[in-house]
RNA sequence: UUCUUAUCCAGAGAGGUGGAGGGACUGGCCCUUUGAAGCCUCGGCAACAGACCUGAUGGGUACUGUGCCAAUUCCAGAAGCUAAGAAGCUGAAGAUAAGAA
Numbered sequence: 001u002u003c004u005u006a007u008c009c010a011g012a013g014a015g016g017u018g019g020a021g022g023g024a025c026u027g028g029c030c031c032u033u034u035g036a037a038g039c040c041u042c043g044g045c046a047a048c049a050g051a052c053c054u055g056a057u058g059g060g061u062a063c064u065g066u067g068c069c070a071a072u073u074c075c076a077g078a079a080g081c082u083a084a085g086a087a088g089c090u091g092a093a094g095a096u097a098a099g100a101a
Base pairs, nucleotide, nucleotide: 001101002100003099004098005097006096007095008094013042014041015040016039017038021031022030023029025077026076027075028074043069044068045067048065049064050063052059053058073093079090080089081088082087
């Protein structure tokens, strides 16, 4: 990088540094000098895998490996379905985990 499977309406931020961007992409709409991104420290959330318990289904915990801590993945998207309409749903795209090549 590609493929497969699962999940994505819940949850959880302070300080330092830095100095203008950020929310994947496009459009919208937001956040941001009352300080963006990045980096560091500490804290927290969750429970995918490992480890642990169980005969098994499964379970508890948060020790290990990840992940995450504005807004539903912020909303919509290609294609399709339902509906008189408003709208809803599937899905696409993306993210994360585990496995495979």
This is a predicted structure of a 101-nucleotide RNA (SAM riboswitch aptamer (S box leader)) from Tigheibacillus jepli. It matches the Rfam family "SAM riboswitch aptamer (S box leader)". Rfam's curators write: The SAM riboswitch is found upstream of a number of genes which code for proteins involved in methionine or cysteine biosynthesis in Gram-positive bacteria. Its mean pLDDT, the model's own confidence on a scale to 100, is 82. Taxonomically the source falls in Tigheibacillus (Bacteria, Bacilli, Caryophanales, Bacillaceae).